């Protein structure tokens, strides 16, 4: 240096989570890399940290390992939004109550503004009127089948005479209409009405008391309360920007790698 045959080593690696730790199996990233059983109410181990079986490479493009890139994950921190919860200390809006001042317009010594006392306005009862109904009285009209009196006619009867009754007329009765000062009952969308009671402090109107402001409406302040609209200030959550840290695939680059045989 060259064959040949082994063995170490390889045939994927990495984030998060899991776990007292490791690897796995599910999620992700890288990007192409032997198979087969197990396995999230998990499997399998113990810092030599998957387990059994099998099968190929096999000391170098493939193993190791120093620097380098940095896919992506993952933690802080800041900052903006978006929502969600609290807080009311503080500005701002709104709002409530006292108060102070200006415009303007009413009102008051013919008595304000407060107190006060009675009355109306409202309900209850009962009465009185007025409207209406009915009844009561009055009046007209009213009947084939009611009364009364019956022309004709019919009955009896020798006749004198007698009898029953149709329509007319005359009354009357149910009804019907008109009228009802007065009298009874009964209703109520009535009433400047009258007793009696209750109720009430909203609005009116009086009387006394009092003895000068008062009321409306605008501005603009003070102090005291609220409200959480806006801002503010705390804490979640989710998302977007920076940044800082941590892990770290593929990638680049350097360095290192065992044993026997034969030549």
């Nucleotide at each position: 240096c060259c064959g040949c045959g082994c063995u170490a080593a390889g045939c994927g690696g990495g984030g998060a989570g899991c776990u007292c730790g490791c690897c796995g199996u599910g999620c992700c990233c890288u990007g192409u890399a032997c198979c087969c059983g197990c396995a999230a109410c998990c499997g399998g181990c113990g810092a030599u940290a998957g387990c059994g079986g099998g099968g190929c490479u096999g000391a170098a493009u493939u193993c190791c390992u120093g620097c380098u890139u940095g896919c992506g994950g993952c933690g802080g921190u800041u900052u903006c939004g978006u929502u969600c919860g609290g807080u009311g200390a503080c500005g701002g809006g709104c709002u409530u109550g006292u108060u102070g001042g200006g415009g303007c317009g009413g009102u008051g010594a013919a008595g304000a503004a407060g107190g006060u006392c009675g009355g109306g306005u409202c309900c209850u009862g009962c009465g009185c009127g007025g409207u209406g109904g009915c009844a009561c009285a009055g009046g007209g009209u009213c009947a084939a089948c009611c009364c009364g009196c019956c022309a004709g006619g019919c009955c009896c009867g020798g006749a004198a005479g007698g009898g029953a009754g149709c329509a007319a007329c005359g009354g009357u009765u149910c009804g019907c209409c008109c009228u009802c000062c007065c009298u009874g009952c009964c209703a109520g969308g009535c009433g400047c009405c009258g007793c009696a009671g209750g109720g009430g402090u909203g609005c009116c109107c009086g009387g006394c008391c009092g003895g000068a402001g008062u009321c409306g409406u605008u501005c603009u302040g003070a102090c005291a309360g609220g409200u959480u609209c806006c801002g503010a200030c705390c804490g979640g959550a989710c998302g977007g920007g920076a940044g800082c840290g941590u892990c770290a695939a593929c990638g680049g680059u350097g360095g290192g790698u065992g044993c026997g045989c034969g030549g």
This is a predicted structure of a 263-nucleotide RNA (Bacterial large signal recognition particle RNA) from an Armatimonadota bacterium. Model confidence (mean pLDDT): 78 of 100. A source record names the gene ffs. Rfam family: Bacterial large signal recognition particle RNA. From the family's description: The signal recognition particle (SRP) is a universally conserved ribonucleoprotein involved in the co-translational targeting of proteins to membranes. It is annotated as a non-coding RNA gene. RNAcentral records the identical sequence in 4 taxa. The sequence is in RNAcentral, with records from ENA.